[in-house]
RNA sequence: CUCAUCGAGAGGGGCAGAGGGAACGGCCCUGUGAAGCCCCGGCAACCCGCCACUGCGCGAGGAACCGCCUCUCGGUCUCCGUCCCGGAGCCGACGCGACAACUCGUUCGUGGCCACGGUGCUAAUUCCGUCCCGAGCCGAGAGUCGGCUCAGGGAAAGAUGAG
Numbered sequence: 001c002u003c004a005u006c007g008a009g010a011g012g013g014g015c016a017g018a019g020g021g022a023a024c025g026g027c028c029c030u031g032u033g034a035a036g037c038c039c040c041g042g043c044a045a046c047c048c049g050c051c052a053c054u055g056c057g058c059g060a061g062g063a064a065c066c067g068c069c070u071c072u073c074g075g076u077c078u079c080c081g082u083c084c085c086g087g088a089g090c091c092g093a094c095g096c097g098a099c100a101a102c103u104c105g106u107u108c109g110u111g112g113c114c115a116c117g118g119u120g121c122u123a124a125u126u127c128c129g130u131c132c133c134g135a136g137c138c139g140a141g142a143g144u145c146g147g148c149u150c151a152g153g154g155a156a157a158g159a160u161g162a163g
Base pairs, nucleotide, nucleotide: 001163002162003161004160005159006158011040012039013038014037015036019029020028021027023130024129025128026127041122042121043120046118047117049113050112051111052110053109055108057106058105059104060103061102066097067096068095072093073092074091075090077089078088079087080086126157131154132153133152134150135149136148137147138146139145140144
């Protein structure tokens, strides 16, 4: 920097001793012990792992029809050379190319399983608000302004994971 998620879920003990909830405002938590450190649990399922799919894309294989003569093979065809041998051309296919269904592999997507491993989390929606828009109510007023409410929408900021 990019993408996804953030209304669910999950705490005890020891050390320590005054702060903590990112910032600001509010509102909370906290000597019935904050931050921090350690131990043991737990939650969840982002990554990792496994399975599936009338999905999208890509790659490989792939019949007939079709196209072609580079390779291979063939021709009671043509020409050159002296008929055999050889060369050039033409035609053809059990040769080459392309290709439907289908098959296999794979990126992405979707769904499911797992919880050994890498993270994360374990008061309150990311505790609420902040900036913009919308709806409703109230008050004042010239074209408007202010306040309150909303499990209304979006943004910003932040957190976590993956890259």
Model confidence (mean pLDDT): 80 of 100.
SAM riboswitch aptamer (S box leader) from uncultured Nocardioides sp., 163 nucleotides, folded computationally.
The sequence is in RNAcentral, with records from MGnify.
Taxonomically the source falls in Nocardioides (Bacteria, Bacillati, Actinomycetota, Propionibacteriales).